The RNA shown here (transfer RNA) has 77 nucleotides and comes from a Thermoanaerobaculia bacterium.
RNA sequence: AGGCGCGUAGCUCAGUUGGUUAGAGCGCAUCCCUCACACGGAUGAGGUCCGCGGUUCGAGUCCGCGCGCGCCUACCA
Repeated sequence: AGGCGCGUAGCUCAGUUGGUUAGAGCGCAUCCCUCACACGGAUGAGGUCCGCGGUUCGAGUCCGCGCGCGCCUACCA
């Protein structure tokens, strides 16, 4: 330098043919339980869907550019 893949909650990840409200598990908070802790039960908070622009009535999803990460190839030495 080129090619491919990935980027969604604190972490690991789903997300259908673009369709109106974005989800799960773990973690976290509060309450119950306990002498207390753990376990267990109930409730809840938590999101610029990497950024910008575009297409569309409508974008996490499609297109372009950029950023970051991973893998491969090439170049230099």
Record summary
The source organism's lineage runs through Bacteria, Pseudomonadati, Acidobacteriota and Thermoanaerobaculia. The coordinates come from a structure-prediction model, not an experiment, and the mean pLDDT is 81. It matches the Rfam family "tRNA". Gene Ontology term of the family: triplet codon-amino acid adaptor activity. It is annotated as a transfer RNA.